[in-house]
């Protein structure tokens, strides 16, 4: 200092509010205080730049509306890696399960929404506990086809 194999842990739909809408006080169309404002599944080689509504359904049916910002996506440099049939450089073309496309069929413990209950709140709402369902993907697995699978040396 590596690799395996085991157990535990931890990790992302996330912050915010000058809008509309709600509630409370105040009054008189305004002012103040406060309320909502993303349900899950998918998702990082490294650092640095840009752009920027950055996958997939569920629910709702004015509100997950709109704004403002972040993100592991997408580009583009470098730097590492893996493949291009022995090395090496160079090109490409990807990302640790390491070529791209394009088709088929499966699979996927979903949460919330709802059903009943309990807390806290003047209140709008908030927080928990039980039940009992229901997705699709650029995620996973099989499989077909398409097209790339290089140059230059160099070993055998």
């Nucleotide at each position: 200092g590596c690799a395996a194999c085991c157990c535990a842990a931890c990790c992302a739909g996330c912050g915010c509010c000058u809008g509309c809408c709600c509630u409370c006080g105040g009054c008189u169309a305004c002012c103040g205080a406060g309320g909502c404002a993303a349900c899950g599944a998918g998702g990082a080689a490294g650092a640095g730049g840009g752009a920027g509504u950055a996958u997939c359904g569920a629910a709702a049916c004015g509100u997950u509306c709109g704004g403002c910002g972040g993100a592991u996506g997408c580009c583009c440099u470098c730097u590492c890696g893996g493949c291009c049939g022995u090395u090496c450089a160079c090109g490409g073309u990807c990302g640790u399960g390491a070529c791209g496309g394009u088709c088929u069929g499966g699979a996927c413990c979903a949460a919330a929404u709802c059903u009943g209950g309990a807390g806290a709140u003047u209140g709008a709402u908030c927080u928990c506990c039980a039940g009992g369902a229901c997705a699709g993907a650029a995620u996973c697995c099989a499989g077909a086809u398409c097209g790339a699978u290089g140059u230059g040396a160099u070993u055998g």
Model confidence (mean pLDDT): 81 of 100. This is a predicted structure of a 156-nucleotide RNA (glmS glucosamine-6-phosphate activated ribozyme aptamer) from an Actinomycetota bacterium. The source organism's lineage runs through Bacteria, Bacillati and Actinomycetota. It matches the Rfam family "glmS glucosamine-6-phosphate activated ribozyme aptamer". The family's RNA type in Rfam is riboswitch. The sequence was found by an Rfam model in a public genome assembly.